Molecule: transfer RNA
Organism: Blattabacterium cuenoti STAT
């Protein structure tokens, strides 16, 4: 140098023929209890790495770049 994977919530991850961004776990608040712990309800928290293209419509399909793995030379 070359080629492949991977970026989503504060953590860990889902999210398929393009059509309303989801789950656990962690956080707030109430409830249940005499008090903790276990429980259950409820809510907040996302411009889906980044910039462009295609579409009426893009996490998704193309190019392009960043940074993590990994292979090959």
């Nucleotide at each position: 140098g070359c080629g492949a994977g991977a970026a989503u919530a504060g953590c860990u991850c889902a999210g398929u023929u393009g059509g309303c961004a989801g789950a656990g776990c962690a956080c707030a608040a109430c409830c249940u209890u005499g008090c903790c712990a276990a429980g259950g309800u409820u809510g907040a928290g996302g411009c889906c790495g980044c910039g462009g293209g295609u579409u009426c419509a893009a996490u998704u399909c193309c190019c392009g770049u960043u940074u993590c793995u990994c292979g090959c030379u």